[in-house]
Context: one part of a larger RNA
Molecule: small-subunit ribosomal RNA, central domain
Organism: Adonis annua
RNA sequence: UUAGGCGUAAAGCGUCUAUAGGUGGCUUUUCAAGUCCACUGUCGAAUCCCAGGGCUCAACCCGGGACAAGCGGUGGAAAUUUCCAAGAAGGAGCACGGUAGGGGCAGACGGAAUUUCUGGUGGAGCGGUUAAAUACAUAGAGAUCGUAAAGAACACCACCAAUAAAAACACUCUACCGGGCCAACACUGACACUGAGAGACGAAAUUUAGAAGAGCGAAUGGGAUUAGAUACCCCAGUAGUCCUAGCCAUAAACGAUGGAUACUACGCGUUGUGCGUAUCGACCCGUGCAAUGCUGUAGCUAAUGCGUUAUGUAUCCCGCAUGGGGAGUACGUUCGCAAGAAUGAAACUC
Numbered sequence: 001u002u003a004g005g006c007g008u009a010a011a012g013c014g015u016c017u018a019u020a021g022g023u024g025g026c027u028u029u030u031c032a033a034g035u036c037c038a039c040u041g042u043c044g045a046a047u048c049c050c051a052g053g054g055c056u057c058a059a060c061c062c063g064g065g066a067c068a069a070g071c072g073g074u075g076g077a078a079a080u081u082u083c084c085a086a087g088a089a090g091g092a093g094c095a096c097g098g099u100a101g102g103g104g105c106a107g108a109c110g111g112a113a114u115u116u117c118u119g120g121u122g123g124a125g126c127g128g129u130u131a132a133a134u135a136c137a138u139a140g141a142g143a144u145c146g147u148a149a150a151g152a153a154c155a156c157c158a159c160c161a162a163u164a165a166a167a168a169c170a171c172u173c174u175a176c177c178g179g180g181c182c183a184a185c186a187c188u189g190a191c192a193c194u195g196a197g198a199g200a201c202g203a204a205a206u207u208u209a210g211a212a213g214a215g216c217g218a219a220u221g222g223g224a225u226u227a228g229a230u231a232c233c234c235c236a237g238u239a240g241u242c243c244u245a246g247c248c249a250u251a252a253a254c255g256a257u258g259g260a261u262a263c264u265a266c267g268c269g270u271u272g273u274g275c276g277u278a279u280c281g282a283c284c285c286g287u288g289c290a291a292u293g294c295u296g297u298a299g300c301u302a303a304u305g306c307g308u309u310a311u312g313u314a315u316c317c318c319g320c321a322u323g324g325g326g327a328g329u330a331c332g333u334u335c336g337c338a339a340g341a342a343u344g345a346a347a348c349u350c
Base pairs, nucleotide, nucleotide: 005320006319007304008303012318014201015200016199017198021194022193023192026087027086028085033081034080035077036076037075038074039073040072041071042070049065050064052062053061054060091191092188093187097182098181099180103177104176106174107173108172110154114150115149116148118146119145120144121143125136163168207246208245209244210243215241216240220236221235222234223233258317259316260315261314262313263312267294268293269292270291271290272289273288274287275286276285299306300305323350324349325348332343333342334341335340
């Protein structure tokens, strides 16, 4: 590189935006670049191939002929791709009317619980465990009833429910902002898809500075267990967890399944929104579109399973893999405050 591949065997970038590039819907016309046809020039000799000839044959040698992709020229074809011009409304988008939502960001507020402070009552234990002990407690603990403070998280509702590109997102209220879906049919008229580099976002933990610190809790100390116990269990407890402004850029970042488009059996749900029917009204019933689940036919698959949300049938674009180990290591480079991240071999070995 080709071929065949990428849910689980090696292999889909964590996710998105977008540049170059690649690819591109319908109708008609132009051109003839790609494409195709005919003729033609050229492609040294030798070699190869064909039929002859010469060494007794052969290898070998001699002269002759032929083939040939490619490149160029002339003339033509116009289905198809491109180009030119015009048009249409189905892809895409914009406007109008609705609508659902833990979508984002900022601010304000609420109650339960926990811990602490303080006061009252009360008077001996409490706490913890398999069992204990450390710990706390007559300087009054624990229990109980008030007052006050602080920080963090938001029970029930709650759902195989919703939203978001992913990460993620939930007490309640307010302001601002983004995206989706439905309906109607008015507008633009291919404006589209993908996307190397690039940019943005990106759980937790770590890290820098400043605030904060209730509970939990790496490290650490103590008590147990044990042969030992640098653990599991218990009592404490620092970083951290929380906030603000930065950094980091990784996860089994998973649907282990890249994005877009079209097509291909049913059946049963859920969410959103229309329509029909029905009614005093709300339901109920039928049905369209969009999203999200279950089961399952054809088909696919090594099997498991997937199965209109495909792992089916096709097209376009990107990414990635090529036996195990060595190794996501070394070296170099880029990024980072650091921790490290990204890129990423070989010898050797089986």